[in-house]
Context: one part of a larger RNA
Molecule: small-subunit ribosomal RNA, 3' major domain
Organism: Parvibaculum sp. enrichment culture clone Y036
RNA sequence: UGACGGGGGCCCGCACAAGCGGUGGAGCAUGUGGUUUAAUUCGAAGCAACGCGCACAACCUUACCAACCCUUGACAUCCCGGUCGCGGUUACCAGAGAUGGUUUCCUUCAGUUCGGCUGGACCGGAGACAGGUGUUGCAUGGCUGUCGUCAGCUCGUGUCGUGAGAUGUUGGGUUAAGUCCCGCAACGAGCGCAACCCUCGCCUUUAGUUGCCAUCAUUAAGUUGGGCACUCUAGAGGGACUGCCGAUGAUAAGUCGGAGGAAGGUGGGGAUGACGUCAAGUCCUCAUGGCCCUUACGGGUUGGGCUACACACGUGCUACAAUGGCGGCGACAAUGGGCAGCGAAGGGCGACCCGGUGCAAAUCCCAAAAAGCCGUCUCAGUUCGGAUUGUACUCUGCAACUCGAGUGCAUGAAGGUGGAAUCGCUAGUAAUCGCGUAACAGCAUGACGCGGUGAAUACGUUCCCGGGCCUUGUACA
Numbered sequence: 001u002g003a004c005g006g007g008g009g010c011c012c013g014c015a016c017a018a019g020c021g022g023u024g025g026a027g028c029a030u031g032u033g034g035u036u037u038a039a040u041u042c043g044a045a046g047c048a049a050c051g052c053g054c055a056c057a058a059c060c061u062u063a064c065c066a067a068c069c070c071u072u073g074a075c076a077u078c079c080c081g082g083u084c085g086c087g088g089u090u091a092c093c094a095g096a097g098a099u100g101g102u103u104u105c106c107u108u109c110a111g112u113u114c115g116g117c118u119g120g121a122c123c124g125g126a127g128a129c130a131g132g133u134g135u136u137g138c139a140u141g142g143c144u145g146u147c148g149u150c151a152g153c154u155c156g157u158g159u160c161g162u163g164a165g166a167u168g169u170u171g172g173g174u175u176a177a178g179u180c181c182c183g184c185a186a187c188g189a190g191c192g193c194a195a196c197c198c199u200c201g202c203c204u205u206u207a208g209u210u211g212c213c214a215u216c217a218u219u220a221a222g223u224u225g226g227g228c229a230c231u232c233u234a235g236a237g238g239g240a241c242u243g244c245c246g247a248u249g250a251u252a253a254g255u256c257g258g259a260g261g262a263a264g265g266u267g268g269g270g271a272u273g274a275c276g277u278c279a280a281g282u283c284c285u286c287a288u289g290g291c292c293c294u295u296a297c298g299g300g301u302u303g304g305g306c307u308a309c310a311c312a313c314g315u316g317c318u319a320c321a322a323u324g325g326c327g328g329c330g331a332c333a334a335u336g337g338g339c340a341g342c343g344a345a346g347g348g349c350g351a352c353c354c355g356g357u358g359c360a361a362a363u364c365c366c367a368a369a370a371a372g373c374c375g376u377c378u379c380a381g382u383u384c385g386g387a388u389u390g391u392a393c394u395c396u397g398c399a400a401c402u403c404g405a406g407u408g409c410a411u412g413a414a415g416g417u418g419g420a421a422u423c424g425c426u427a428g429u430a431a432u433c434g435c436g437u438a439a440c441a442g443c444a445u446g447a448c449g450c451g452g453u454g455a456a457u458a459c460g461u462u463c464c465c466g467g468g469c470c471u472u473g474u475a476c477a
Stems, first nucleotide, its partner, number of pairs: 001477002003474003007471007015461002019425005026318008034309002042053002064304007073129001077128002079125006087106002091102004109119003131293002134291003140287002142282003145278001147276001152191006158167003171182003197270004202238007211228003216225002241264001244258005320418001324377006336366003341359002346353002384415001389410007431453007
């Protein structure tokens, strides 16, 4: 100087408390451990691994296993020899296919000094080499997590100290903040904080189609004429600054209350992550040093596996019901997406089918929002719950056996609110309700977004956890 303390002081955080809803019990989904297996590819491991890499494992992916094949190789550059188009295409044989063998037709490269001379392509050959998701994340770059959006981390000069170092950065107030004020052997400065950026909330203005409709006509319908007031859209501005008033404070910084205001003291949300810590994670995104393989640890194919199942754990979904189930009625969103794409009207009990209006979309389509309202059921393992199984189908796709999703009929398991323990959340939040997107042929209870309805509680900081500042002790570095 740090680190640590079941030392002290001050302060903060859904840290506790006060509340609301869960997990832990059930069934299923998914990830992991374990076990099994020819293989069940690999990585991730307290918080910060475990719906994580995977924004999609039937083949492919795929790295794993078995079998069958290739060896200058699937890919790149160079050399030698040969061919002249390259390419597309028909048919046949062997084979699981890769591959090997035969064959029909279309097309007949560019430049040219007319020399296979140059370019380009293919075939054959030799070797340099290719190739490796092999190893080392404790050799690395890059990227990322975490403490933590915590308020800290430092420097120059000066001063003090023999020195390590100290001071500044401590102190008195204050703040979300090393934020600001005052004081002070310090004076300044940098990276962080804040602001500048995006978005939501109010107003003005510009613009008015594909959007809108107050007034006037018109229609089944903003449908059409008309209009751009309003809504909305998307550009430019304004607006909030403790600016004003009072109190308090040290006449300061600020704090408390008030006015006006759409909004008030950081207005809500986002992006933004200092010096560093964990030899944290990643050599399987990529790049890369060393090491290793080179007729194989490289390459291709078919089939299998990653989907196994006495069990254990994590994360979720659906429930156990009446704030509910079922039937009927039928209103109100927002974000998004759409060209071998979204797909209207029509048919089918349904998955879906036929069809193809319209739409490169404020125009057309996905698209039905759902929670809601009315009726019924009357506390039961039920008209709750839907696992499991049978059967008949639908769709995608060369192909749904291993191993996809969905539909109809039948079946109707556990489950009556969950031990110890444990998680999230402070407001348009929790809870609850549906909708969309990415990836994608197909496959969502996951992820990322969107809106609808919409709470309770916070006395307080003694205690648990994490963190910041000062101080103290130390046989620790």